[in-house]
Background
Predicted 3D model of a 520-nucleotide part of an RNA (small-subunit ribosomal RNA, 5' domain) from a metagenome. The full RNA is in RNAcentral, with records from SILVA. Model confidence (mean pLDDT): 86 of 100.
Context: one part of a larger RNA
RNA sequence: GAACAAACGCUGGCGGCAUGCUUAAUACAUGCAAGUCGAACGAGAAAGCGCCCUUCGGGGUGCGAGUAAAGUGGCAAACGGGUGAGUAACACGUAAGAAUUUACCCCAAGGUUUGGAAUAACAUCGCGAAAGUGAUGCUAAUACCAAAUAAUGUUUACGAACCAAAGAAGGCAAUUGCUUUUGCCUGGGGAGAAGCUUGCGCCCCAUUAGCUUGUUGGUAAGGUAAUGGCUUACCAAGGCUCCGAUGGGUAGCCGGCCUGAGAGGGUGUACGGCCACACUGGAACUUAGACACGGUCCAGACUCCUACGGGAGGCAGCAGUAGGGAAUAUUGGGCAAUGGGCGAAAGCCUGACCCAGCAAUGCCGUGUGGGUGAUGAAACUCCUAGGAGUGUAAAACCCUUCUGUGAGGAAAGAAGGUUCAGAUCCUAAUAUGGUCUGCAAUUUGACGGUACCUCACGAAUAAGCCCCGGCUAACUCCGUGCCAGCAGCCGCGGUAAUACGGAGGGGGCGAGCGUUGUUC
Numbered sequence: 001g002a003a004c005a006a007a008c009g010c011u012g013g014c015g016g017c018a019u020g021c022u023u024a025a026u027a028c029a030u031g032c033a034a035g036u037c038g039a040a041c042g043a044g045a046a047a048g049c050g051c052c053c054u055u056c057g058g059g060g061u062g063c064g065a066g067u068a069a070a071g072u073g074g075c076a077a078a079c080g081g082g083u084g085a086g087u088a089a090c091a092c093g094u095a096a097g098a099a100u101u102u103a104c105c106c107c108a109a110g111g112u113u114u115g116g117a118a119u120a121a122c123a124u125c126g127c128g129a130a131a132g133u134g135a136u137g138c139u140a141a142u143a144c145c146a147a148a149u150a151a152u153g154u155u156u157a158c159g160a161a162c163c164a165a166a167g168a169a170g171g172c173a174a175u176u177g178c179u180u181u182u183g184c185c186u187g188g189g190g191a192g193a194a195g196c197u198u199g200c201g202c203c204c205c206a207u208u209a210g211c212u213u214g215u216u217g218g219u220a221a222g223g224u225a226a227u228g229g230c231u232u233a234c235c236a237a238g239g240c241u242c243c244g245a246u247g248g249g250u251a252g253c254c255g256g257c258c259u260g261a262g263a264g265g266g267u268g269u270a271c272g273g274c275c276a277c278a279c280u281g282g283a284a285c286u287u288a289g290a291c292a293c294g295g296u297c298c299a300g301a302c303u304c305c306u307a308c309g310g311g312a313g314g315c316a317g318c319a320g321u322a323g324g325g326a327a328u329a330u331u332g333g334g335c336a337a338u339g340g341g342c343g344a345a346a347g348c349c350u351g352a353c354c355c356a357g358c359a360a361u362g363c364c365g366u367g368u369g370g371g372u373g374a375u376g377a378a379a380c381u382c383c384u385a386g387g388a389g390u391g392u393a394a395a396a397c398c399c400u401u402c403u404g405u406g407a408g409g410a411a412a413g414a415a416g417g418u419u420c421a422g423a424u425c426c427u428a429a430u431a432u433g434g435u436c437u438g439c440a441a442u443u444u445g446a447c448g449g450u451a452c453c454u455c456a457c458g459a460a461u462a463a464g465c466c467c468c469g470g471c472u473a474a475c476u477c478c479g480u481g482c483c484a485g486c487a488g489c490c491g492c493g494g495u496a497a498u499a500c501g502g503a504g505g506g507g508g509c510g511a512g513c514g515u516u517g518u519u520c
Stems, first nucleotide, its partner, number of pairs: 001520004006516005013366006019359002021324001026322003030319003035075003040072002048063006082277003092201006100194003105190003109186004113147004122137006153162003167182006203249003210240003215237008252274004256267004279300005302313004330356001332355003338352001339350004369399004379390004404457006413447001416443004420438006464509005469490003475504005485492002
């Protein structure tokens, strides 16, 4: 000199864009953060309103509504979001590789037949304080099971053997038909994704010198989607190491970021990629995919409820609270856009995201007025008492209106959706449906009446901080008297201190300025 996720002191007009718990991976009240599908399935309320009957207590019926809430089933929940504790490792980066898997999506091929038995919801009866749970009875399916079919698949001793499925919503007919869309099954290819192996790179300590028995290799078997001591049995005795093994410490890695002429040094916040973790430790289940943040089980610590028998919980999601700390924000709005999940779609969900709020935390822009104006007011300071300085500075006059106040107008961000019309494809069909077109109609904006534009008012509403001995730009007076104090280094202060404190003047930067910390 430059830089910062900064903090502190003094000061503080506006806007845009960024950034905002670096400490306790400490503990968490409350709300929200993952649902969706009725075009898979069986059931199915209530309030309220209308009508009828009534012994005035009520009853029946229609709408509400095949709605709500719940259940079976499917898909999603493994993404998105957070954090950096652990990890010195094929974790990461880069470059290669072979022994693999892959739901949804795309491409083309083939198939989608016949049956069966249950079960939740529900009803009845229990147990329990609760969380919850038992028995009996009923019922459906794209839930479950069996049979059939079987190659382009699997196994193979090349003879053969074996493996699947599910329907749903429309349209036309009216009796098992035709057809559209979508789903389901089988194997093949693709895309994207994931697992695995290897070369090289990857911090400090030798005041860590030896380490290792599934250890190193082989055979066989098991296991896995797959290779492999991954696991087991047997056999051999190997394997690593001063080119630093082993041990200890520290640390998520990278693209990048900061600095620097570069080489290099430092760093890994935000954004992007990868990894790891989800109260602590362990384990598997389901699944295409997890050994799973808002799933399950076991153990532990902690917190809460309890009828003492037993139960419930996990913010390193978004807000927010306590604590710690020098220090870090709102218990906000919206799904309008982008993206994601489900759905045929309408749509629903989405603290992802888009916005708004708070903070000079940073960067950038802009303002706090412009012109004229005296041999030069007042005031203050200095003085050799003559004068000099602040100083065109002020006042005064003229002008302007970016910020401000008030008034009026007013966006882009909207693509899409629905309906209608037309063309075209499938089709027996001018159904349904698919694709496309339409300056045809209608409808969708949190931000926000915001940005922006116009008009009016009025210089009105807006300047500080540090420094002035040398380094280092900037000097005098008073006070103090080795005191009080200053100080980055050298050093100032003991009676004329340009170095302390105040004042006047000056210098620097400016909505900031200085200090501290850290890096080059």